This is a predicted structure of a 349-nucleotide part of an RNA (small-subunit ribosomal RNA, central domain) from an uncultured bacterium. Its mean pLDDT, the model's own confidence on a scale to 100, is 91. Its Rfam family is "Bacterial small subunit ribosomal RNA".

Context: one part of a larger RNA
RNA sequence: CUGGGCGUAAAGCGCGCGUAGGCGGCUAAUUAAGUCGGAUGUGAAAGCCCUGGGCUCAACCUAGGAACUGCAUCUGAUACUGGUUAGCUAGAGUUUAGGAGAGGGGAGUGGAAUUUCGGGUGUAGCGGUGAAAUGCAUAGAGAUCCGAAGGAAUACCAGUGGCGAAGGCGACUCCCUGGCCUAGAACUGACGCUGAGGUGCGAAAGCGUGGGUAGCAAACGGGAUUAGAUACCCUGGUAGUCCACGCAGUAAACGAUGAAUGUUAGUCGUUGGAGUGCUAGACACUUCAGUGAUGCAGUUAACACAUUAAACAUUCCGCCUGGGGAGUACGGUCGCAAGAUUAAAACUC
Numbered sequence: 001c002u003g004g005g006c007g008u009a010a011a012g013c014g015c016g017c018g019u020a021g022g023c024g025g026c027u028a029a030u031u032a033a034g035u036c037g038g039a040u041g042u043g044a045a046a047g048c049c050c051u052g053g054g055c056u057c058a059a060c061c062u063a064g065g066a067a068c069u070g071c072a073u074c075u076g077a078u079a080c081u082g083g084u085u086a087g088c089u090a091g092a093g094u095u096u097a098g099g100a101g102a103g104g105g106g107a108g109u110g111g112a113a114u115u116u117c118g119g120g121u122g123u124a125g126c127g128g129u130g131a132a133a134u135g136c137a138u139a140g141a142g143a144u145c146c147g148a149a150g151g152a153a154u155a156c157c158a159g160u161g162g163c164g165a166a167g168g169c170g171a172c173u174c175c176c177u178g179g180c181c182u183a184g185a186a187c188u189g190a191c192g193c194u195g196a197g198g199u200g201c202g203a204a205a206g207c208g209u210g211g212g213u214a215g216c217a218a219a220c221g222g223g224a225u226u227a228g229a230u231a232c233c234c235u236g237g238u239a240g241u242c243c244a245c246g247c248a249g250u251a252a253a254c255g256a257u258g259a260a261u262g263u264u265a266g267u268c269g270u271u272g273g274a275g276u277g278c279u280a281g282a283c284a285c286u287u288c289a290g291u292g293a294u295g296c297a298g299u300u301a302a303c304a305c306a307u308u309a310a311a312c313a314u315u316c317c318g319c320c321u322g323g324g325g326a327g328u329a330c331g332g333u334c335g336c337a338a339g340a341u342u343a344a345a346a347c348u349c
Stems, first nucleotide, its partner, number of pairs: 004320003007303002012317001014201004021194003025088007033081002035077008049065006091191001092188004096183004103177007110154001115149007125136002162169002206247006215241002220236004258316006266294012278281001298305002322349003331342004
């Protein structure tokens, strides 16, 4: 090594791109490296195993054989794998015509609402709660009308609707830009799949520098509650939330389900295309790509999954191996720090 597993029991990297490597469509020729024969040499003896023989037997000794599963050389076989050559089009890709979309980046614009400020009307309360109080208000609040400022978020549309690899993305207009789907022809001709390292993206909170700050609001002040109340409730309120540029690199980053390919009953919705039919519609059917519900075979410990598989198979990667100690210590790497990542042992049950 030859095991068994990874939705919920331990276990799928948060997600891409991609190096090495592993694996890889159809046809023919060639080669003979892997693979499979044959022969020769070697594989010391002893031992083990088999068949005899000798000690009265046995242990023991002794003879022959087998075995030594290996290696090297020579000579063959050619289905499969590999190499080389020539071709093919079903995988993959390019071109054309259409299509949908909160996909990404930048710039500009709008309306509703909250708050503050100014002005008018107007008078004694407002606010808040289980009840109150702190708080605001005769220096005129709250209410109401008009105007202004500024920041943040974009009601309805809105939908197990859409887009994106994931994180995620929602007012409108313009500019730049990625991916996807459909139809039909032409072209390239295996250019493919996966992916250790590597590299990029990566919610929120957090950090650095400089702005901004309407609302909300850790910390903090005050009022209540309470035995206490470092809370829940109330009144305030700073970081932060927002923007630019850097850092950080983690989440129940979840479908707790890695990626790719093929095969395997259906039924009912819905999104985006295309086609066919007729009664020409708010229609029916077919088909491709998504997204849901239910359900057969099969799977599963059960729950459940079930063409979007957790079914049946193949390829590649990651990961698990009793609980605690511990995702910790030490060391390394990264970081401004917070910390992240890699990752034990003693001991104990």